[in-house]
RNA sequence: UGAGGCGUAGCCAAGUGGUAAGGCACCGGGUUUUGGUCUCGGCACUCCCAGGUUCGAAUCCUGGCGCCUCAG
Repeated sequence: UGAGGCGUAGCCAAGUGGUAAGGCACCGGGUUUUGGUCUCGGCACUCCCAGGUUCGAAUCCUGGCGCCUCAG
């Protein structure tokens, strides 16, 4: 330099046009002598960034950034 893939919470990860599931972690309550276990609740709305399409975009399109793989 060219081609392909990926980017969603502290971590893993679903979602594939109609206001983002789940698990772990964390915070608060209950239970417990305490801790752990169990249980209830809370925790992203700038979905890597910018622009475009659309009534409506995490999702489609364009450009940029970062990471991974392949080719030279």